[in-house]
RNA sequence: GCGGGUAUUGUUUAGUGGUAGGACAUCUCGUUGCCAACGAGAAGGUGGCGGUUCGAUUCCGCCUACCCGCACCA
Numbered sequence: 001g002c003g004g005g006u007a008u009u010g011u012u013u014a015g016u017g018g019u020a021g022g023a024c025a026u027c028u029c030g031u032u033g034c035c036a037a038c039g040a041g042a043a044g045g046u047g048g049c050g051g052u053u054c055g056a057u058u059c060c061g062c063c064u065a066c067c068c069g070c071a072c073c074a
Stems, first nucleotide, its partner, number of pairs: 001070007010024004018054001026042005047063005
């Protein structure tokens, strides 16, 4: 340099053109003499910029980061 893949909350992960879900962690409440465990609840997320669309996390383009392969140099 060329090609391909991935990007969702603190971590991990699912999903779909129409309200973004689970697990762990965190916080609050209940239960307990205390802790743990258990139950209930809460907060927190679609990498960036554009395009298409009534509507984009989803489709398209570019950029960024990471991963894989190839090529080049030495």
Predicted 3D model of a 74-nucleotide RNA (transfer RNA) from a Candidatus Azambacteria bacterium. Its Rfam family is "tRNA". Rfam describes the family as follows. Transfer RNA (tRNA) molecules are approximately 80 nucleotides in length. By type it is a transfer RNA. The organism belongs to Candidatus Azamiibacteriota, within Bacteria. The RNAcentral record of the sequence draws on ENA.